Notes:
A computed fold for a 58-nucleotide RNA from Thermoanaerobacteraceae bacterium SP2, annotated as Fluoride riboswitch aptamer (crcB RNA motif). The source organism's lineage runs through Bacteria, Bacillota, Clostridia, Thermoanaerobacterales and Thermoanaerobacteraceae. Its mean pLDDT, the model's own confidence on a scale to 100, is 79. The sequence is in RNAcentral, with records from Rfam.
RNA sequence: CUUAUAUGAGGUGAUGGAGCUCACCUGAAAUGCCUUGGCUGAUAGCUCCUGCAAUCCA
Numbered sequence: 001c002u003u004a005u006a007u008g009a010g011g012u013g014a015u016g017g018a019g020c021u022c023a024c025c026u027g028a029a030a031u032g033c034c035u036u037g038g039c040u041g042a043u044a045g046c047u048c049c050u051g052c053a054a055u056c057c058a
Stems, first nucleotide, its partner, number of pairs: 009026005016049006032039003
């Protein structure tokens, strides 16, 4: 200096934040779908908050 493994730590999961769980990545994981002109969704999953949309009541 290079390679491999182990450990530790960290990062990521289509539009904001937090907690828990799960999965993935080690310089990658990730960057939605389709009929190309359109469509769904603030979650990977659950809960809460914020934002947007629709309906009803006061």